[in-house]
Molecule: SAM riboswitch aptamer (S box leader)
Organism: soil metagenome
RNA sequence: CUCAUCCAGAGGGGCAGAGGGAACGGCCCGACGAAGCCCCGGCAACCGCACCGCGCAGCGCUCGCUCGCCGCCGGUCACGGUGCCAACUCCGACCCGGGGCGACUCCGUCACCGGGACAGAUGAG
Repeated sequence: CUCAUCCAGAGGGGCAGAGGGAACGGCCCGACGAAGCCCCGGCAACCGCACCGCGCAGCGCUCGCUCGCCGCCGGUCACGGUGCCAACUCCGACCCGGGGCGACUCCGUCACCGGGACAGAUGAG
């Protein structure tokens, strides 16, 4: 930089000691113990392995009404490589639509709902 996903899921113990939720605002979490480190456990299934599918395409031959190989698609597993285990990526911030409120005909506001950007996270390349 590119692509995919981000409304689901999953926590205990030890050390430690005040912070944490990326950043800004909000709103939360935190001495009934934050960050961090260690141990164990779990979730998920992105990548690899393995397996299944009379699914699709191609190639091969000793041609099989159910052959072999390779690729794709879907599924299973959870062995390996990551990741993750408060709150939708906690919400908003910019744009569009809806709704509420206040003004009142020009509008303002709202962290309320939906959609899209931006940013970010994770994986693969």